Description: c-di-GMP-I riboswitch aptamer from Pelagirhabdus alkalitolerans, 90 nucleotides, folded computationally. The organism belongs to Pelagirhabdus, within Bacteria.

RNA sequence: UGACGAUAAUGGCAAACUUAUUGAAAAAUAAGGACGCAAAGCUACGGGUCUAAUAUUAUGUAAAAUAAUGAUGAUCGCCGGGCUACCGAA
Numbered sequence: 001u002g003a004c005g006a007u008a009a010u011g012g013c014a015a016a017c018u019u020a021u022u023g024a025a026a027a028a029u030a031a032g033g034a035c036g037c038a039a040a041g042c043u044a045c046g047g048g049u050c051u052a053a054u055a056u057u058a059u060g061u062a063a064a065a066u067a068a069u070g071a072u073g074a075u076c077g078c079c080g081g082g083c084u085a086c087c088g089a090a
């Protein structure tokens, strides 16, 4: 230095849930709160998953409405990739 991860040490993050706000929604942000996490740090690059506003198609005389398709939206605490990083037993 790289790999690796211990009944080590210093610490770190914060699930569900509650409240407020934003958003069409998924969800996000903040406060509280801890299920857990050795990258549960960053990054939507590949895959997966979620939502479906605008749009398109079908039904409908028409309108409304319903259904389907479908990210340009979301998710990194779903998996992988890329970048960065504390400590130092085996």
Stems, first nucleotide, its partner, number of pairs: 004088002012037002017032006035077001041083003045080003048075003055069005

Model confidence (mean pLDDT): 88 of 100. The sequence was found by an Rfam model in a public genome assembly.